[in-house]
Molecule: transfer RNA
Organism: Minisyncoccota bacterium
RNA sequence: GGGCGUAUAGUUCAGUGGUAGAACGCAGUCCUUAUAAGACUGAGGUCCCAGGUUCGAUACCUGGUACGCCCA
Repeated sequence: GGGCGUAUAGUUCAGUGGUAGAACGCAGUCCUUAUAAGACUGAGGUCCCAGGUUCGAUACCUGGUACGCCCA
C1' cells in the first nucleotide's frame, strides 16, 4: 500500500427498515440467626463519528476513526 471483518448497557453478545433486548454484573425487597443460593423488582444505551437514501436507519449506501485477520 491492497483486501476482508468487527464497533449496540459495566462485560460478553443478539437484534435483515417501524418505540433497543438477553445473560452475567450492579442496586433494592423477600427468604435466612447471618451469608451464599433462590424468588421478585429496578437502574443503566446520543446503537463509534459525519454525510446520503427513505415517510421512517442500530440495520442499507459513501467517507472517516479504532481494533483484528489475510496478501504484498